[in-house]
The RNA shown here (transfer RNA) has 73 nucleotides and comes from an uncultured Flavobacteriaceae bacterium. Rfam family: tRNA. Its family is annotated with triplet codon-amino acid adaptor activity in the Gene Ontology. It is annotated as a transfer RNA.
RNA sequence: GAGUAUGUAGCUCAGUUGGUAGAGCAACGGACUUUUAAUCUGUAGGUCCUAGGUUCAAGCCCUAGUAUACUCA
Numbered sequence: 001g002a003g004u005a006u007g008u009a010g011c012u013c014a015g016u017u018g019g020u021a022g023a024g025c026a027a028c029g030g031a032c033u034u035u036u037a038a039u040c041u042g043u044a045g046g047u048c049c050u051a052g053g054u055u056c057a058a059g060c061c062c063u064a065g066u067a068u069a070c071u072c073a
Base pairs, nucleotide, nucleotide: 001072002071003070004069005068006067007066010025011024012023013022019056027043028042029041030040031039049065050064051063052062053061
């Protein structure tokens, strides 16, 4: 320098054919327990990497950029 893949909750990851963004773990509250742990239950937490475009409607489609990983040179 060229190509490919991946950026979604604190972490690991889903998200189907474009139609109100989810799970597990973690955090916090409650129950249980003499207390802790474990278990059960609930709550909060997201401008979906950035900027444009298409569309009635974009996490998803298109363009450019950017970060990381890999391959080639």